The part of an RNA shown here (small-subunit ribosomal RNA, central domain) has 349 nucleotides and comes from Halosydna brevisetosa. It matches the Rfam family "Bacterial small subunit ribosomal RNA". The coordinates come from a structure-prediction model, not an experiment, and the mean pLDDT is 89.
[in-house]
Context: one part of a larger RNA
């Protein structure tokens, strides 16, 4: 090495682009590298096997035989791998007519609500709470009305409804842009698929710098609780949540299920589109993608998965290999830091 795995037991890189690299569609035709068959050479001797022999046996020792599963030659064959060449259209892609979408990213706009200040009406309480209290109020609150002033979020519609590669995206209108899907079928002609490194995206929370601050709210403060109460409720409240730029690179980043193809009962919803029919009723059948929920064989250790497989296969990565110690130390890389990434060991059970 060769094994056996990876939803939940230990394992799928959070996620894309893609270098190297492996892998790769149908007919022809030609090379013979790889394959296959066979020639001859050589693969010392002991050793291993087998047959026979010698020491009383046995170890051990002698002959002889096979064998040295190799390696080089040199003939042959052309199934399949490869290589050149051609040729073709089933994957792949352009391209044409439509279609739905919180898909990205800038600019503007709108309304509801909290909040403040202003100016009116009005008078003793209001907040709050399991009950209180701290807090606010006679300098006039709460309440209610009018007008401002600012941020931050977009009720309904809304759906196991879209969209996206993943993180994620939701109020309306523009500009710019990026994937998808259907229909007919006009082109190219295998241009594919995975993907070590690499490169780029990546909630939140934190980081710099500057803005910005309604509400909300780690830290803190203060009132209750309690035996205590560095909490869980209350009153406030800085960071930060919010723009710009630039950093961080983590997460139950989850479908705990890489990613691509093919095959392999059904049945019911959903959302996008297309085709018949029926003529128009609120219709029916049929198709292709999408999203769910039951289920067949089949698989599993059950649980359960089941054309969105955890089935049947192939093709490439990436990953586990007893629990602690440890996702640590040490080292090297990244990072302002915080810290990520890469990753042992001794002892122990």
């Nucleotide at each position: 090495c060769u094994g056996g795995g990876c939803g939940u037991a230990a394992a799928g890189c959070g996620c894309g682009u893609g270098u190297a690299g492996g892998c790769g569609g149908a007919g022809g035709c030609g090379c013979a590298a790889g394959u296959u068959g066979g020639u001859u050479g050589u693969g010392a001797a002991a050793u291993c096997c087998c047959c026979g022999g010698g020491c009383u046996u046995a170890a051990c020792c002698c002959g002889g035989g096979a064998a040295c599963u190799g390696c080089a030659u040199c003939c042959a064959a052309a199934a399949c791998u490869g290589c050149g060449u051609u040729u073709c259209u089933a994957g792949a892609g352009u391209g044409a007519u439509g279609g739905a979408g919180a898909g990205g990213a800038g600019a503007g706009c709108g309304g509801a609500a909290u909040u403040c200040c202003u100016g009116g009406u009005g008078u003793a309480g209001a907040g709050g709470u399991g009950a209180a209290a701290u807090u606010c109020g006679u300098a006039g609150a709460u309440a209610u009305c009018a007008g401002g002033a600012g941020g931050a979020a977009c009720a309904c519609c809304g759906g196991u409804g879209g969209c996206g590669a993943a993180g994620g995206c939701g109020g309306c209108u523009c500009u710019c842009u990026g994937g998808c899907c259907a229909u007919a079928u006009a082109c190219u002609g295998a241009c594919g698929c995975u993907g070590a490194g690499a490169c780029g995206c990546g909630a939140a929370a934190g980081c710099a710098u500057g803005g910005g601050u309604a509400g909300c709210g780690a830290a803190c403060a203060g009132g209750a609780u309690u035996a205590g109460a560095u909490a869980c409720c209350c009153u406030g409240g800085u960071a930060g949540u919010c723009c710009a730029u630039g950093c961080c690179g983590u997460a139950a980043a989850c479908g705990a299920u890489g990613u691509g193809u093919g095959c392999u009962a059904g049945a019911u919803g959903u959302g996008g589109g297309g085709u018949c029919c029926g003529a128009u009723g609120u219709g029916g059948a049929c198709u292709c993608c999408u999203u769910g929920u039951c289920g067949u064989a089949g698989c599993u250790a059950a649980c359960g998965c089941g054309u969105u497989a955890a089935g049947c296969a192939c093709a490439c990565c990436g990953c586990c290999u007893g629990g602690g110690g440890a996702g640590u130390a040490c080292g090297g890389c990244c990072g302002c830091a915080a810290g990520g990434c890469u990753a042992a060991a001794a002892c122990u059970c």